Record summary
Predicted 3D model of a 348-nucleotide part of an RNA (small-subunit ribosomal RNA, central domain) from an Ignavibacteria bacterium. It matches the Rfam family "Bacterial small subunit ribosomal RNA". The source organism's lineage runs through Bacteria, Pseudomonadati, Ignavibacteriota and Ignavibacteria.

Context: one part of a larger RNA
RNA sequence: CUGGGUGUAAAGGGUGCUCAGGUGGACUUUUAAGUCAGAGGUGAAAUCCCAAAGCUUAACUUUGGAGCUGCCUUUGAUACUGGAAGUCUUGAGUGUGAGAGAGGGCAAUGGAAUAUCUGGUGUAGCAGUGAAAUGCGUAGAUAUCAGAUAGAACACCAAUGGCGAAGGCAGUUGCCUGGCUCAAUACUGACGCUAAAGCACGAAAGUGUGGGGAGCAAACAGGAUUAGAUACCCUGGUAGUCCACACCCUAAACGAUGAAUACUAGAUGUUGGUCUUUUUAAAGGUCAGUAUCCAAGCUAACGCAUUAAGUAUUCCACCUGGGAAGUACAAUCGCAAGGUUGAAACUC
Numbered sequence: 001c002u003g004g005g006u007g008u009a010a011a012g013g014g015u016g017c018u019c020a021g022g023u024g025g026a027c028u029u030u031u032a033a034g035u036c037a038g039a040g041g042u043g044a045a046a047u048c049c050c051a052a053a054g055c056u057u058a059a060c061u062u063u064g065g066a067g068c069u070g071c072c073u074u075u076g077a078u079a080c081u082g083g084a085a086g087u088c089u090u091g092a093g094u095g096u097g098a099g100a101g102a103g104g105g106c107a108a109u110g111g112a113a114u115a116u117c118u119g120g121u122g123u124a125g126c127a128g129u130g131a132a133a134u135g136c137g138u139a140g141a142u143a144u145c146a147g148a149u150a151g152a153a154c155a156c157c158a159a160u161g162g163c164g165a166a167g168g169c170a171g172u173u174g175c176c177u178g179g180c181u182c183a184a185u186a187c188u189g190a191c192g193c194u195a196a197a198g199c200a201c202g203a204a205a206g207u208g209u210g211g212g213g214a215g216c217a218a219a220c221a222g223g224a225u226u227a228g229a230u231a232c233c234c235u236g237g238u239a240g241u242c243c244a245c246a247c248c249c250u251a252a253a254c255g256a257u258g259a260a261u262a263c264u265a266g267a268u269g270u271u272g273g274u275c276u277u278u279u280u281a282a283a284g285g286u287c288a289g290u291a292u293c294c295a296a297g298c299u300a301a302c303g304c305a306u307u308a309a310g311u312a313u314u315c316c317a318c319c320u321g322g323g324a325a326g327u328a329c330a331a332u333c334g335c336a337a338g339g340u341u342g343a344a345a346c347u348c
Stems, first nucleotide, its partner, number of pairs: 003320004007302002012316001014201004021194003025088007033081002035077008049065006091191001092188004096183004103177007110154001114150008125136002162169002206247006215241002220236004258315006266293013297304002321348003330341004
């Protein structure tokens, strides 16, 4: 390389959009590039293979045949693929009418809690733990009442629930805005699928500048524990967590399961539409989601099972013994931290 694979053994890119490329629905006509058939030419000799012959045999040599799986020319075939022309509606999309939603952005606003401050009442403890101590408190704490200020997060509703491509998204209201679903049809007429490169998004932590800072809390300090305790526990506490803008670009970025399409028993919930029926609060049908259990089938097993890991097709990504190593070097990106690409010697 081929082959075989990628839920858990090595292996699905974090996610989307998309140029190239690959691939692609039904029917008709045409063409004849691929494809198939016939004929001709060529495919040097040697070698290889087969059958003989010659050296006492063999190797070796010689003769003959086959073959040289290919290329070119030409004549045909036209099912399939391709090219050209035309038609179609089921794929895809547009329009119409409804619908659900923590989808996104900006602004405004609400209550509980917490902390701090001011004032009142009030007196000796509070806090903390396995037990303590550090800590706070007679300069009046804790508790309680009234008021003020600040920042962050949104109890109940809440769900096996919803939305989003993924990351993710939750108080309430307004404005702007993306996507999705359903119903009945009208229109366009294959416009589709996938997608290297490219572009965009991408939790947390981290970085830069400027704000903000209640609570929590790396680092740090103290108290304990302990043989020790650079920890677990406690008292404090700075970055950070929050906001704006700009970077970083990684995660067990997980369903550890790429995207799309078609097909293949059922049962039970649940979300959003819609239709039908009747006994009007239920039953049934049908789309689109989301779960649980199981048949066939698959799987090494576990398990998966119409939301497939079943049966097939198309395209992309990736794997090929363990360690060395996601390291070195180089390139590239980054302010840095570091990211991406990514070996070998050696060793088992």